[in-house]
RNA sequence: GCUAGACAAUCUCCGAAUCCCGUAUGGAAGUGGGGGAACCACCUUUUCGGGGUGAAUCUUGCGCAUGCAGGAGGGGCGACUUGGGCGUCCUAACCCGUCAGCUAACCCCAUAGGAGUACACCAAGCGUAUGA
Numbered sequence: 001g002c003u004a005g006a007c008a009a010u011c012u013c014c015g016a017a018u019c020c021c022g023u024a025u026g027g028a029a030g031u032g033g034g035g036g037a038a039c040c041a042c043c044u045u046u047u048c049g050g051g052g053u054g055a056a057u058c059u060u061g062c063g064c065a066u067g068c069a070g071g072a073g074g075g076g077c078g079a080c081u082u083g084g085g086c087g088u089c090c091u092a093a094c095c096c097g098u099c100a101g102c103u104a105a106c107c108c109c110a111u112a113g114g115a116g117u118a119c120a121c122c123a124a125g126c127g128u129a130u131g132a
Stems, first nucleotide, its partner, number of pairs: 011116004018029001020027002030111006040101001049099001050096004057072006073091006080125005085119001
């Protein structure tokens, strides 16, 4: 000096998942989600069940099965913001329990968990520092 790994801190990323108070059980603010009239919509629903959170759906092929590969659509990241380009990655999991369209009042719930990218390439914009 290079490469790989581990640990700690700052910082950063996915996500609603942050902040404050409290001796504790907890409480509040903010954020996210569900149920729930009229009007409107649907009357096509009843195991071929239906529905919810979430980006995580649909489809093709292979496989005895667990699964594997591809495509479309959807989503994240590449360190100010937005649009574009390029690159790269993800496309799960869980819940309700026969039941739910929208929905004011009203009612209920959550506020976790996990991780480590780094192209200013173009355009527009915002801001900081320095010099004159």

Annotation: The RNA shown here (c-di-AMP riboswitch aptamer (ydaO/yuaA leader)) has 132 nucleotides and comes from a Bacillota bacterium. Of the family's consensus pairs, 96% are formed in the model. The organism belongs to Bacillota, within Bacteria. The sequence was found by an Rfam model in a public genome assembly. It matches the Rfam family "c-di-AMP riboswitch aptamer (ydaO/yuaA leader)". Its family is annotated with cyclic-di-AMP binding and regulation of gene expression in the Gene Ontology.